[in-house]
The prediction has a mean pLDDT of 82. This is a predicted structure of a 74-nucleotide RNA (transfer RNA) from Parcubacteria group bacterium GW2011_GWD2_38_11. The sequence was found in a public genome assembly. The source organism's lineage runs through Bacteria and Bacteria candidate phyla. Rfam family: tRNA. By type it is a transfer RNA. Gene Ontology term of the family: triplet codon-amino acid adaptor activity.

């Protein structure tokens, strides 16, 4: 330089046929159980879905730029 692939909560990932309110586990905080709790139960907080732009009524998803890592070609 050219292709492709990933990037969503601290963390590991699901969600990519456009429209249920953006989810799960673990991690963090609180509470409750307990002789003590890092075990167990219950419950909250935490994201403008790598960033810009566009399409559309409507975008984490669709185009187009770009910035990160990663394969391959050359």
């Nucleotide at each position: 330089g050219c292709g492709c692939c990933u990037g969503u909560a601290g963390c590991u990932c699901a969600g990519u046929g456009g429209a249920u309110u953006a989810g799960a586990g673990c991690a963090u905080c609180g509470g409750c159980c307990u002789c003590c709790g890092g075990a167990g139960c219950c419950g909250a907080g935490g994201g403008u879905c790598g960033g810009a732009g566009g399409u559309u009524c409507g975008a984490a998803u669709c185009c187009u730029c770009u910035c990160a890592g990663g394969c391959g070609c050359g």